[in-house]
A computed fold for a 249-nucleotide part of an RNA from a Planctomycetota bacterium, annotated as large-subunit ribosomal RNA, domain VI.
Rfam family: Bacterial large subunit ribosomal RNA.
Its mean pLDDT, the model's own confidence on a scale to 100, is 84.

Context: one part of a larger RNA
RNA sequence: CGCGGAAAUUUGAGGUGGCCCUUCUUUAGUACGAGAGGACCGAGAAGGACGAAGCUCUAGUGUGUCAGCUGUCCCGCCAGGGGCAUUGCUGAGUAGCUACCUUCGGUUAAGAUAAGCGCUGAAAGCAUCUAAGCGCGAAGCUGUCACCAAGAUUAGAUUUCAUAGAUUGGUCAGAGAUUAUGACCUUGAUAGGCUCUAGGUAUAAGCAUAGUAAUAUGUUCAGCCGAGGAGUACUAAUAAAUCAUUUGA
Repeated sequence: CGCGGAAAUUUGAGGUGGCCCUUCUUUAGUACGAGAGGACCGAGAAGGACGAAGCUCUAGUGUGUCAGCUGUCCCGCCAGGGGCAUUGCUGAGUAGCUACCUUCGGUUAAGAUAAGCGCUGAAAGCAUCUAAGCGCGAAGCUGUCACCAAGAUUAGAUUUCAUAGAUUGGUCAGAGAUUAUGACCUUGAUAGGCUCUAGGUAUAAGCAUAGUAAUAUGUUCAGCCGAGGAGUACUAAUAAAUCAUUUGA
């Protein structure tokens, strides 16, 4: 840009992917075979690699967070803290992200076939799967399964609206390089703040008590944090502008 308005839901021409493999038990030490050995068919159970989704568990990260520790500078000193030292080092760790983790998947008909195996059967009084005709037969083909899909220009269908709307701007995240998509813009919980809280760390400071003291104990499963969850208009989403309103955004 097209599909002669807008929004939503769809059909599926066509396409992409997948449909993988192993071991064990049983049938059965059966059929077969002199023996050695040793099945088809069928039933059941584990697993490998691969793939998809997810973070409940396990584990990793987690330069947000909590605690411990060292050196030095600073807050006048003590105490308590702050900066720097690879995130200063160490021990933990929420959300998110992830795999080593979890869940699931490769199933089953059916159809037409390949090699191959056949039936009937002439040419060629026989024979012959083939010449006419009719069957069986594969992890392969079609289809079954998942996904994309009307630029399928053959541009499809349905519903609602047409008393339509869209964009710029702003607060943002289930989205994200930008864009786009999605949520919200006071008729408001969109983000921040605040109040609680799942959870993390591990028992703050101050004070008291015991001890000469280091330190320990009590107050105190405290204090701090809380990317997750809930509530609350305190702050910021103000004010407005542009296009279009049916000869066709």